[in-house]
RNA sequence: ACUGAUAAAGGCAAAUCCAUUGGGAAAUGGAGGCGCAAAGCUACCGGUCUUGACCAGACAGCGGGGCUGCCAGAU
Numbered sequence: 001a002c003u004g005a006u007a008a009a010g011g012c013a014a015a016u017c018c019a020u021u022g023g024g025a026a027a028u029g030g031a032g033g034c035g036c037a038a039a040g041c042u043a044c045c046g047g048u049c050u051u052g053a054c055c056a057g058a059c060a061g062c063g064g065g066g067c068u069g070c071c072a073g074a075u
Base pairs, nucleotide, nucleotide: 001075002073003072004071011036012035016031017030018029019028020027021026034061040067041066042065044064045063046062047059048058049057050056
């Protein structure tokens, strides 16, 4: 550099339940573990969602882009 193994070390944590916050999408903490090699960070592009309609927001575990990073060597 490349790759991500029915392997090793370490990591994250869907649904659901409980508590709290919020008008809501959702968020945070606990239990849980479907999955994840960037499921780390970032709303830049597209998208979805909240609203009677806005305003203003939510989602990075929907796809793409940008930035950064652990372990390993089946190459």

This is a predicted structure of a 75-nucleotide RNA (c-di-GMP-I-GGC riboswitch aptamer) from Nitrosomonas marina. The prediction has a mean pLDDT of 84. Taxonomically the source falls in Nitrosomonas (Bacteria, Pseudomonadota, Betaproteobacteria, Nitrosomonadaceae).